Transfer RNA from a Clostridia bacterium, 84 nucleotides, folded computationally. The organism belongs to Clostridia, within Bacteria. It was read from a public genome assembly.

RNA sequence: GCCGGUGUGAUGGAAUCGGCAGACGUGCCGGACUCAAAAUCCGGUCCUGGCAACAGGGUGCGGGUUCGACCCCCGCCACCGGCA
Numbered sequence: 001g002c003c004g005g006u007g008u009g010a011u012g013g014a015a016u017c018g019g020c021a022g023a024c025g026u027g028c029c030g031g032a033c034u035c036a037a038a039a040u041c042c043g044g045u046c047c048u049g050g051c052a053a054c055a056g057g058g059u060g061c062g063g064g065u066u067c068g069a070c071c072c073c074c075g076c077c078a079c080c081g082g083c084a
Base pairs, nucleotide, nucleotide: 001083002082003081004080005079006078007077010026011025012024019067027045028044029043030042031041032040046057047056048055049054060076061075062074063073064072
């Protein structure tokens, strides 16, 4: 230099054919149980603003296509693998 793959909350990892993003687990927070703890069980947990209702933003970064994009197209970045 060329080819292929991967990039989603704190973290592992889903999301069918382009149609509610964050399922499920770990962790964390609160509670139940216990003399106390562990284990187990219940609830919450993307971010910002807000007392709340709610509003806005968010799939590595920047564009494009589309009524609508994690998903399709273009450029770039990082990592992994192969070829030279």